[in-house]
RNA sequence: CUCAGGGUGAACGCUGGCGGCGUGCUUAAGACAUUCAAGUCGAACGGAUGCUUUCGGGCAUUAGUGGCGCACGGGUGAGUAACGCGUAACUUGACCUACCUCCAAGUUCAGCAUAACGUCUCGAAAGAGACGCUAAUUCUGAAUGUGAUCCCGGAUCGUGUUCCGUGAUUAAAGAAUUUCGCUUGGAGAUGGGGUUGCGUUCCAUCAGCUAGUUGGUGGGGUAAAGGCCUACCAAGGCGACGACGGAUCACCGGCCUGAGAGGGUGGCCGGUCACAGGGGCACUGAGACACGGGUCCCACUCCUACGGGAGGCAGCAGUUAGGAAUCUUCCACAAUGGGCGCAAGCCUGAUGGAGCGACGCCGCGUGAGGGAUGAAGGUUUUCGGAUCGUAAACCUCUGAAUCAGGGACGAAAGACCAGCUUGACUGGGGAUGACGGUACCUGAGUAAUAGCACCGGCUAACUCCGUGCCAGCAGCCGCGGUAAUACGGAGGGUGCAAGCGUUACCCGGAAUCACUGGGCGUAAAGGGCGUGUAGGCGGCCCGCCAAGUCUGACUUUAAAGACCGAAGCUCAACUUCGGGCAUGGGUUGGAAACUGACGGGCUAGACGGAUGGAGAGGUCACUGGAAUUCCUGGUGUAGCGGUGGAAUGCGUAGAUACCAGGAGGAACACCAACGGCGAAGGCAGGUGACUGGACAUUUUGUGACGCUGAGGCGCGAAAGUGUGGGGAGCGAACCGGAUUAGAUACCCGGGUAGUCCACACCCUAAACGAUGUACGUUGGCUAGGCGCAGGAUGCCUGUGGUUGGCGAAGCAAACGCGAUAAACGUACCGCCUGGGAAGUACGGCCGCAAGGUUGAAACUCAAAGGAAUUGACGGGGGCCCGCACAAGCGGUGGAGCAUGUGGUUUAAUUCGAAGCAACGCGAAGAACCUUACCAGGUCUUGACAUGUCCCGAACUUACUAGAAAUAGUUUGGUGCCCUUCGGGGAACGGGAACACAGGUGCUGCAUGGCUGUCGUCAGCUCGUGUCGUGAGAUGUUGGGUUAAGUCCCGCAACGAGCGCAACCCUUACCUUUUGUUGCUAACGGUUCGGCCGAGAACUCAAGAGGAACUGCCUAUGAAAGUAGGAGGAAGGCGGGGAUGACGUCUAGUCAGCAUGGUCCUUACGUCCUGGGCGACACACGUGCUACAAUGGCCGAUACAACGCGCUGCAAGCUCGCGAGAGCAAGCCAAUCGCUGAAAGUCGGCCCCAGUUCAGAUCGGAGUCUGCAACCCGACUCCGUGAAGUUGGAAUCGCUAGUAAUCGUGAAUCAGCAUGUCGCGGUGAAUACGUUCCCGGGCCUUGUACACACCGCCCGUCACACCAUGGGAGUUGAUUGCAGCUCAAACCGCCGGGAGCUGAAAGGCAGGCGUCUAGGCUGUGGUUGAUGACUGGGGUGAAGUCGUAACAAGGUAACUGUACCGGAAGGUGCGGCUGGAU
Repeated sequence: CUCAGGGUGAACGCUGGCGGCGUGCUUAAGACAUUCAAGUCGAACGGAUGCUUUCGGGCAUUAGUGGCGCACGGGUGAGUAACGCGUAACUUGACCUACCUCCAAGUUCAGCAUAACGUCUCGAAAGAGACGCUAAUUCUGAAUGUGAUCCCGGAUCGUGUUCCGUGAUUAAAGAAUUUCGCUUGGAGAUGGGGUUGCGUUCCAUCAGCUAGUUGGUGGGGUAAAGGCCUACCAAGGCGACGACGGAUCACCGGCCUGAGAGGGUGGCCGGUCACAGGGGCACUGAGACACGGGUCCCACUCCUACGGGAGGCAGCAGUUAGGAAUCUUCCACAAUGGGCGCAAGCCUGAUGGAGCGACGCCGCGUGAGGGAUGAAGGUUUUCGGAUCGUAAACCUCUGAAUCAGGGACGAAAGACCAGCUUGACUGGGGAUGACGGUACCUGAGUAAUAGCACCGGCUAACUCCGUGCCAGCAGCCGCGGUAAUACGGAGGGUGCAAGCGUUACCCGGAAUCACUGGGCGUAAAGGGCGUGUAGGCGGCCCGCCAAGUCUGACUUUAAAGACCGAAGCUCAACUUCGGGCAUGGGUUGGAAACUGACGGGCUAGACGGAUGGAGAGGUCACUGGAAUUCCUGGUGUAGCGGUGGAAUGCGUAGAUACCAGGAGGAACACCAACGGCGAAGGCAGGUGACUGGACAUUUUGUGACGCUGAGGCGCGAAAGUGUGGGGAGCGAACCGGAUUAGAUACCCGGGUAGUCCACACCCUAAACGAUGUACGUUGGCUAGGCGCAGGAUGCCUGUGGUUGGCGAAGCAAACGCGAUAAACGUACCGCCUGGGAAGUACGGCCGCAAGGUUGAAACUCAAAGGAAUUGACGGGGGCCCGCACAAGCGGUGGAGCAUGUGGUUUAAUUCGAAGCAACGCGAAGAACCUUACCAGGUCUUGACAUGUCCCGAACUUACUAGAAAUAGUUUGGUGCCCUUCGGGGAACGGGAACACAGGUGCUGCAUGGCUGUCGUCAGCUCGUGUCGUGAGAUGUUGGGUUAAGUCCCGCAACGAGCGCAACCCUUACCUUUUGUUGCUAACGGUUCGGCCGAGAACUCAAGAGGAACUGCCUAUGAAAGUAGGAGGAAGGCGGGGAUGACGUCUAGUCAGCAUGGUCCUUACGUCCUGGGCGACACACGUGCUACAAUGGCCGAUACAACGCGCUGCAAGCUCGCGAGAGCAAGCCAAUCGCUGAAAGUCGGCCCCAGUUCAGAUCGGAGUCUGCAACCCGACUCCGUGAAGUUGGAAUCGCUAGUAAUCGUGAAUCAGCAUGUCGCGGUGAAUACGUUCCCGGGCCUUGUACACACCGCCCGUCACACCAUGGGAGUUGAUUGCAGCUCAAACCGCCGGGAGCUGAAAGGCAGGCGUCUAGGCUGUGGUUGAUGACUGGGGUGAAGUCGUAACAAGGUAACUGUACCGGAAGGUGCGGCUGGAU
């Protein structure tokens, strides 16, 4: 980081049958057309109108006056971080309350107006005005005063109540017909106002805020306390327990989740608050500063005759805009509730209902039973089958839909009538239904819609096809590059189901913020160190209080919801009833252990006194010697210095070296230590002065005085800064010299700041034990240093501090820690919460500066990291092997040619092999064939196989066309088996059709098999046991030894397997057996040849045995073994071969064979002719032959072995210069042949030259094989006679019968060999040794590698994209301060010389003033967007430059700081180990 669970007012995609119950603008508190949503009362009043009339009147309606209501109900959540909300209060002695109920008392007189109405005027309209009538439950006055209020007096007790008395002020309304009203007062109920405790989001990168501010006095105001307002006085008030400021936000009951604690949320329902286009204000009223009232300002919309007016859906519907998105301009007052009314009743978009939407929850349905030929069809297949699947068809049954009939509950009160207890009473019969002809019941009645997602793991579910890193998928890991269970389709399956998925958001999992319940040595994380404030925590005993704590009772915690139990809708959802719960708050009673407050005491903590020794503890002053450098003088001469090697540099103007004298600065050898001191940084020559701390002994004093410590204060290496000194050495920068591809480095020569001192700053380090401080508890061993005590006499024993090492328990992921804890506990502080961006940006504070401190986000990644393990690797270490080096011998690389390859060419130059481990390799042999390639010509069941049918035996002679394949014609021939004599069958050939054949087409990265290589290296593993949380380890390591993991010893291992060795073959010696074709010693014969007789001795052949084992001796060793010796043919594996562990190289081979998949099928198959594989500016590999005298040529002459031979080897003879030809014996081979071995030896010539070397090339003439030698064979002869005179860099083989050299045989093969595989002949040199190169084995070490060093990886630059900082500014939002101006309204004054009204008092109009919404101006703060340019950052496929880091990473790394440099980085100073050896 991710998923599985639950949830939602949701939306989107696909799909969609029914019903019930809920629910539905989360966005633009944007704008709204239209209807409706608050009226009612004629039993308050005067009129008016209509109907009716028995003219008396009655009934109905209502514009106006009047009363009540309109402050409820309904909507919304903008504002508000607030007494707004929640909770609590025996808070209101600081208050109000219309209508309702109860109680007490009253309701008597009189009067003035006014609307309506009438007449007239103005206006477009909205409306307005003048004059004239009139009523009341309108208004006014008088009386009365139960009462109420006020003043005064008295009593009472507790200065505030109650009671009494005098005085003053103060009421009223009627209507109707027995009820409703009115007035005064009291009480209740209900509803409200105010106050207070506690709780209530984030940011400290918001730290200081405040003048009505805090308090007082007087006054005003209010229903009421109050700076609520005002005048004066005082100077207070709030704040790290977060004031002030900013951002966000209605709050709660509840809801979702969770085991809980918590976290999230506040839609519907209920309570409270706030608002009504934005803002201000008051009026009326019991109640408003009033959603459907008023007034003013602003914005917007509309009407207008331009003068002026009208409006406010965040009521119900509805429209528009916005948006991913949210409904009908419905019915009814039947029920519930509200307003008015005596009532009937009227009004009610509250409400009751219906409609729309799968938006949610719940219920139901799309059938049930039978049915195997396991149908058809689909899919798949190993072709046998399997599966869809009892699924279907088919049979039986039921009967959603639909139709018809019946048909509700919700509705019985009120009213009316009756009763009497006159009521919120009881009884009675009748009326009233929007939903709705709905639910429901009955009857009839048709088998009658299923979809969506998923199927690699997490996570239930698998196959085929297509595609081919494409298209696409993806929540995470990750799939896809030709066999994809991961993409798309299909079949099948899984899950849910009228829904299913996706997206978004919340909780969970996440103990990844940890209260419950986490951490900080190395993973992120201990402050650099101390001192100390607030705060937190705190030793023993006694008393007391009862704040915390515990406990009982009471009260509250609304209802709804949730839980439990019932009940009602057929069930459920839903609803109703009952119960319990509500962990919280408050009041009160009690307890006193613990914490706390207070009081008293104690000494174990802490501190002091006395005595003592140790110490680079600090500051200041004085002082010493050695050394470097410089100066002077002397001796002295050519070098010195420096390095890996050099050079720059110094020196004949006399250096270096040596001697003497002098100057100056810095640092203090030895002692010296893993030692001492300090809080840390740090501290070192010696002496003195002043001074801090720790420790020990004594147990003398005080009496908890203590621990920790946010802020604060102080100290704080090195580098660096300022001022002034100083400057010997060293030495950033810089300048030279080297090195190098480059070398802004490492190395060398110089050298400035600096390093030193004084004063003042800076304040950071790997400031590290990467380990905060303090206290307590808990096994041991050992070393050092400092005290004390005892004994002793320079050593023991004990004890207290202290510095280290090893280790028990315990802890820990491991490493490790382990009385100096990282153990077990306690107290307090600091810090951490994935990596990067980044210790960066912005802001604040500090600094002279450098910079420090505090410290983010966007964006981006799925990791980053720790410890340990196994490997691999190291320009790490140790040990050891190998023709690995060295020591030697001979080559290759130069030449010509052969051969293979690359490249090029070509119609084709078929294909493969590619470092070692491709390249004389596949190929043990391309003229045709081979042959796979190319051109042309043919065939299409085919050149080859099997099956069916027909014909014919098979076979064979000859001819024609053609390049041939092929096509056409033709001669001979009738066989074998069986027979029922008709025929049938086998083999073979021809023909036909279809299944099929065929492919050296592709994939060696789908494979089998085989092979190469590391490597004939000594390794690779297993069982059991043991150790470790685990990966793993042990064994297999160690000490010896060996060719060897060979053996011995030791050991938590004991055993075993595959390898090693041995067993096998060959070779070396002997014995024995057998002697032919082999042999020939003795005997005999001989043509002199083992030729013959003969022999079985020898050689030899091929069978069987023996022999060698460190067995013996000496030495050494524990042993294994090793060294030497004897004997022996052979000696320590005797030589050679075969034999190749686990595995590695995705090594090689689909073209040897086999084989999955795929592709072609009148062709990618088949046949034929010709060509090509043989080309040729060139490059490489492997060879041959040479370059000559250790040679060449000529002549003579000696000695092998392995093999091979009937389509064969061929003697011999003849011919040919020769290759060879002709004739031809022998041999199926120890018999005959190939077969003359050559180098060698003997003799001769050549005489150092491009030759008597070398033989390429070319000309001519031939031989042989073969159907055929042009492309393109080998050989022979004659002639020709090229390069080449020993080979650059580099590189190969070989350790003894080896190298070198010489010939010889074989396979393949018609022919073709410098190649390959064998064979023998002649026959060396050298190995001191393991430093180095290469390869390998074992142990160990480091690692950031694991595709494993051909690894990993850093930074600049270039390009693209993204987010972000700065930025002259620009443009918004919000807010502070100041000034000016100011509507309405309240309040105050005036109300006059003056308008209206009134009998008057007075009131109104009007004027002025204060204050204010708002406007304007100026100036600040905060914040958003944008901005030329610019800074760094992130990401990106293969870019460029270097190589910084990881191994000693090639100069150990890192670090703070300073300077420098394209870049990583380098260097100086100090630090650290998280450095190897």
Predicted 3D model of a 1477-nucleotide RNA (small-subunit ribosomal RNA) from Deinococcus sp. A2-599. It matches the Rfam family "Bacterial small subunit ribosomal RNA". The sequence is in RNAcentral, with records from ENA and SILVA.